About this RNA:
The RNA shown here (SAM riboswitch aptamer (S box leader)) has 124 nucleotides and comes from a Trueperaceae bacterium. It matches the Rfam family "SAM riboswitch aptamer (S box leader)". Rfam links the family to the GO term regulation of gene expression. Its mean pLDDT, the model's own confidence on a scale to 100, is 81. NCBI's taxonomy places the organism under Bacteria, Thermotogati, Deinococci, Trueperales, Trueperaceae.

[in-house]
RNA sequence: CCUUUAUCGAGAGCGGUUGAGGGAACUGGCCCGCAGACACCGCAGCAACCAGCCUCCAUUUAGGUGGGUGCUAACUCCAGCCGGCAACAGAGCUACGAUAGUCCGUAUGCCGGAAAGAUAGAGG
Numbered sequence: 001c002c003u004u005u006a007u008c009g010a011g012a013g014c015g016g017u018u019g020a021g022g023g024a025a026c027u028g029g030c031c032c033g034c035a036g037a038c039a040c041c042g043c044a045g046c047a048a049c050c051a052g053c054c055u056c057c058a059u060u061u062a063g064g065u066g067g068g069u070g071c072u073a074a075c076u077c078c079a080g081c082c083g084g085c086a087a088c089a090g091a092g093c094u095a096c097g098a099u100a101g102u103c104c105g106u107a108u109g110c111c112g113g114a115a116a117g118a119u120a121g122a123g124g
């Protein structure tokens, strides 16, 4: 780097160095940032994907520990593509007493999916 599987609404911050951008990429929005962000280092913490070990159970699981990772603003910060529903606007047609059905659209909202990405496991 490629393929594949699982997960992605929870959780967890202080100090030091540095000094202007940063939140993966593009567009738009929103946010963080000279009261020092991002990044790096140290310590601390969170979690439990993989491995080992321990306990219970008895062959299915459950719990513990933490060695390898990972993570510690905002849902993967949100949207973009597809579908459904709602709301709103418009036009005609059908039936009609109120009205209902149908079609189309959207700087809106909600839900589901896709794509992309991140992390872990397996394979190449």
Base pairs, nucleotide, nucleotide: 001124002123003122004121005120006119007118008117013043014042015041016040017039021032022031023030026080027079028078029077044072045071046070049068050067052065053064054063055062076116081113082112083111084110085109086108087106088105090103092102093101094100095099

The model forms 91% of the base pairs in the Rfam consensus.